[in-house]
Molecule: Lysine riboswitch aptamer
Organism: uncultured Lawsonibacter sp.
């Protein structure tokens, strides 16, 4: 140094069913009131809609998540940035956001708690910094322990 197999364990991703929350919210439908400019991401055109409030009679999805099962895995994956190709956010132009997909760089062993941050409708949940005991792994060391990163380990084979 290369090919193959393989470990870690509250160990990762996908995708279906399913509950529950979103919500008695958005919306829609019927009455009542109250108001004069504005709303459709932002600017230019150019379209459309009158706006909020109460009361009653209906009444949801989605995003993201719980529990199961299948099915791929063990840089599993996850983030953070760069540039290309969609898509939404009335229609076009110009731009931000949100977001798919495939690329590339860099960080990150693992999962748990905990503080600060960030999406989020949330005290779910998920995402990242610090911090902390734990766990596999190697390294040093009689030992206590102390480092160290997955471009690592451990096994066979050349």
């Nucleotide at each position: 140094g290369g090919a193959u197999a393989g470990a870690g364990g509250c160990g990762c991703g996908g995708c279906g069913c399913u509950c529950a929350u979103g919500c008695g919210u958005a919306c829609c439908g019927c009455g009542g009131g109250a108001c004069a400019a504005g709303g459709c991401c932002a600017g230019g055109c150019a379209g459309c809609c009158g706006u909020c409030c109460c009361a009653c009679g209906g009444g949801a999805g989605a995003g993201g998540g719980u529990g199961c099962g299948c099915c791929g895995c063990c840089g599993a994956a996850g983030g953070a940035g760069g540039g290309a190709c969609g898509g939404c956010u009335u229609g076009c132009c110009u731009g931000a956001g949100c977001u798919g997909u495939g690329u590339u760089u860099c960080c990150u062993g693992g999962g748990c708690c905990g503080u600060g941050g960030g999406a989020g409708a949330a005290a779910a949940u998920c995402c990242c910094c610090c911090g902390g005991a734990c766990u596999g792994u190697c390294a040093c060391g009689a030992a206590a322990g102390u480092g160290g990163a997955g471009c690592g380990c451990u096994a066979u084979c050349c």